[in-house]
Context: one part of a larger RNA
Molecule: small-subunit ribosomal RNA, 5' domain
Organism: Elusimicrobiota bacterium
Parts: sequence; structure tokens; C1' cells
RNA sequence: GAGUGAACGCUGGCGGCGUGGAUUAGGCAUGCAAGUCGAGCGAUCUCGUAGCAAUACGGGACAGCGGCAAAAGGGUGAGUAACACGUAAGUAAUCUUCCCUUGAAACGGGCAUAGCACUGUGAAAACGGUGGUAAUUCCCGAUGUUAUCGAAUGUUCGCAUGGGCGAUCGAUCAAAGGCGGGGACCGCAAGGCCUGCCGUUCAAGGAUGAGCUUGCGUACCAUCAGCUAGUUGGUAGGGUAACGGCCUACCAAGGCUAAGACGGUUAGCUGGUCUGAGAGGAUGGUCAGCCACACUGGGACUGAGACACUGCCCAGACUCCUACGGGAGGCUGCAGUCGAGAAUCAUUCGCAAUGGGCGAAAGCCUGACGGUGCGACGUCGCGUGGAGGAUGAAGGUCUUCGGAUUGUAAACUCCUGUCAUGUGGGAUAAAUGGCCCGGGCCCGAAUACGGCCUGGGAAUGAUCGUACCACAGGAGGAAGAGACGGCUAACUCUGUGCCAGCAGCCGCGGUAAUACAGAGGUCUCGAGCGUUGUUC
Repeated sequence: GAGUGAACGCUGGCGGCGUGGAUUAGGCAUGCAAGUCGAGCGAUCUCGUAGCAAUACGGGACAGCGGCAAAAGGGUGAGUAACACGUAAGUAAUCUUCCCUUGAAACGGGCAUAGCACUGUGAAAACGGUGGUAAUUCCCGAUGUUAUCGAAUGUUCGCAUGGGCGAUCGAUCAAAGGCGGGGACCGCAAGGCCUGCCGUUCAAGGAUGAGCUUGCGUACCAUCAGCUAGUUGGUAGGGUAACGGCCUACCAAGGCUAAGACGGUUAGCUGGUCUGAGAGGAUGGUCAGCCACACUGGGACUGAGACACUGCCCAGACUCCUACGGGAGGCUGCAGUCGAGAAUCAUUCGCAAUGGGCGAAAGCCUGACGGUGCGACGUCGCGUGGAGGAUGAAGGUCUUCGGAUUGUAAACUCCUGUCAUGUGGGAUAAAUGGCCCGGGCCCGAAUACGGCCUGGGAAUGAUCGUACCACAGGAGGAAGAGACGGCUAACUCUGUGCCAGCAGCCGCGGUAAUACAGAGGUCUCGAGCGUUGUUC
């Protein structure tokens, strides 16, 4: 000099964009943060229309079964010195819901169970018993394009184990329906039949995501020198999506280490950021990628995916409820609270946009996100007026008493109107999709339904009556901080008298202190200025 997630002191007008719990991964009151689908299912409740009614048609809703999501998004950096991360490869050792493309298929049956009804236990949380019911729930059988396994075989390729492709035989394995539209024909009707969309099953390929392996790189201590028995390798088996001591049995006695093993300390890693001419040094907050964690420790279940932040089980600590028998909980989500601390914000608005989940869609949910608020925490921009104005006014300070200086500074005159204030007008972000009215194309028996393309129209804004524009009035509402001995830009007076005090270093102060304190003046920066911490 530059930087900072900064703090402290004095001061403080406005706006844009950023940024804000770094300490106790300490404890948490309260609210919200993950739902959705009735076009999968049965029941229940309710409303409307027509009708005297029975009934028919249509709309809405809670709980339950079922499906998908809940493994994402969001937070934090405790642990981790490690294939955790970065980079470059491998997987001929692997999996992949939803999505896209292609092929083939969806046949026939059955047993339950929640909700419900009746009833029991318990303070509660909750847990039973009996009866009966549905499904895209569950189960059995059939078929088998393919797939898997076995047998024998052809061809081709590879860095080894080996891989790809093809034909043959045998064995094993699947499924579910829902919502519309319709001319003839069948049927009393439902419907069959035809057709569109969504869904289902088995495969192949793609895409995406993930697992595993390897080369190289990745802090300090040798006042850590030896470490190791599943240890190192083999055989066989188990296990996994998959290789592997990953696990087990047996066999062998190996394996690592001064190129630093083992141990200890510290630490999430990276893209980057700061500094520096660079080399380098320091750092990893916000944003982005990866990893790890979710009260502490352990465990599995479900699932394509978890060993699962707002799922389950066990143990522990803590808090709460209790009828003392027993139960409930987990903010390192968004706000907020207590504590500790030098120190870090609103218990705010909205799903309008972007994105995500579910749904055929309308739509619902979304503390992701979009906004607003608070903090000079940072950065950038603007303002606090402009021009003229010498009796160089008064006052202050100094004085050699002549004057000098503050100083064009003020007063005064003439202007301007940024920002702020008030009044009025007033956006962009919103048109993809969906809805309404047309046209064309595809599907199809169809002028139906549906899909695609296209023209027009209406609706949809939290921010917000915000940005912006116009008008109004009046210089009116808006300047401080530090320094002035040298380094280092800027000097005099008074007080004090090695006292009180200053100080980054050198050093000032013991009666003429440009170094202490005050004043006047000056210098520097300016809505900031200094101090402290810290990095280069």
C1' cells in the first nucleotide's frame, strides 16, 4: 500500500447492487418448511336439476385401501490426512424409477384386508376381538417375442481373465385396468364390436444418475522407528447389482517401512478468493461441483435409489405429559428465543415469475424461489447548492501594536432545483400452458373423440400505486473524523512543570513543550474518518 463475512470509538443525508451467527455440531417455546391423485377402489356425508314421489342425471368433500413422490430441494462443516477431494483413465466386474426409441404381449381363476358395523382394554399414547367388503392390493395357473440357466455349435474381436453376434434343443420367469367417442350389426340393458388417450407386462437400445477400481497430486511433528494375525497371499464356499479377506473354513508365512510405515496434532476438498511485477505466500465466507453429518451410539426394513434431517427399531443423555401402570420429543430447514460472545437481521408478503412433486387436466403443495424489511457490513453513484460579492464588516486568534490571519469566507444581490417532502399520472416483468371462437393436418368407417400446427380474444402481479414522468414551494431538511517533532502533507498561543500525560519506531514532559491538555490556524480523507485484529 492492498484486502477483510470483521469488531470498537466519534459522526451520519439519499439510492443501486451485494452481503450478514465466523463463538456453544450448546439447549429450544410457537408457527410454517411434502405432498398429491376420485380419470385405481369400496363406503360415507352433502348440494343442485327434473319429478307428487320412487327415482334419474350432475357437482363437491373428510377419513381409509392403492399409486407416485417423500433418497430431491434446503441446512451445517462435527468427523475425515482418506481413492475424501482434484485430475486422468478403467469397469471384458456393475445397477439405473421416471423419460425417449424399438419389438412382443396383456388369457383364465382365487384368497384376503383396511375403511365400515358390533364390542373390549387403557388416564393418555395406543392396542385388540367378532362379522362382512373393493381395487391398478395380494396370490395361483396358462402363453413366452425375448431374457436367464444348461447342452452341444458356427462366426468374429480383444491387453489377460475373456467379450460380441447368430442358428438348434431343454428348463425357468409376466401382466391391470381406467377415462372418452361412435355409423352399421348383436344384445332388454350393461355392453359386445370399432376407435383415441393414459396406464400395465417382458425385453433391446439410448439418455440420466449412481456404485466399484487404478496412476498422479493433496498439512505439520522423527522430541512418533519400527508396524501388522483377517494381518499378506492361495484354495473352496458364502455374500453383493458388482470385483475383492467383504465374510467363513483350511493351507502357506507373508505384507508395510527412512522415497517416512505406525503413532500424534491440525483440517472438509476443489473451481476459486486476497496479495504480489512475477515466482510465490495466505485462504476456502457468499456462488458452483464433490464429500460427510442430522440429539449421541448401533441396526436393519421399504424401495430403482437410503442404512434415510422433519421414517422405523434398540441403547444412552436431556426435556415434557402421567391416573405412576406407561407414554411423547429431536430447528446443523425458514423465522424466532435463551445462553455464551467483541460480534451477525423479520416469529414479514407471495406462489405473479423460475424450478420441483403429484395429477389426463383444471389445479393443489412448495420458508426452494421471487420480493420487501433491518444493519454505513462492503462497494458504486449522487447530494449537502451555483455565480457575483472588499467598508477586506463584526467576532475570534496572533502581534514587533504598525498590522496579519480566519477571508470571497459571511452579510448582500441574482439564480438553480439533483436528492428529500407534497400532489397527480403510471409501467416492464405475462404468455408458453390452460380457457373461448375459427382454419388446416394426422388418427380413424366417421363431418365423433383425441392429438399437432396456426389466427384471433378474454383472464392471471407478491413486489406496488413501486420504478419512471409531470407539477409545487423554498437554499430551505443534509458534515464530520483524524492528524500537524522526524519518518509524513500540515504551526502558533495559553496552561502544566519528569507531574498530569503522549507514544507505531526514534522518543517527548524536570518553567519560554511546533511531541502532554485546550484554543486559533493548517493538512488529509470525506458520509465517512480513525483504532484494533488478521493476510500478502